[in-house]
Molecule: Fluoride riboswitch aptamer (crcB RNA motif)
Organism: Hyphomicrobiales bacterium
RNA sequence: AGUGAUCGCGGAGAUGGAGUUCUCCGUUUAACCGCCUCGGGCUGAUGACUCCUGCUGCCGC
Repeated sequence: AGUGAUCGCGGAGAUGGAGUUCUCCGUUUAACCGCCUCGGGCUGAUGACUCCUGCUGCCGC
C1' cells in the first nucleotide's frame, strides 16, 4: 500500500418523532426513492409491533 473476513460504528427500508426487533448497505460511496388496466385510479405517517403528533371517516356532547 492492496485484498478478504469479523467486530464496532454510521446509514437505509414511498412524508414526522420515540422505543423494541428484523433485513439490507457502507469506510467515499451504497442500501433506498409504493402500486395499477398509467390522458386515469388505489393503499399507507410502521419493514414489523407499540406509543405520540399530523391527516381522514363515523358517532356523541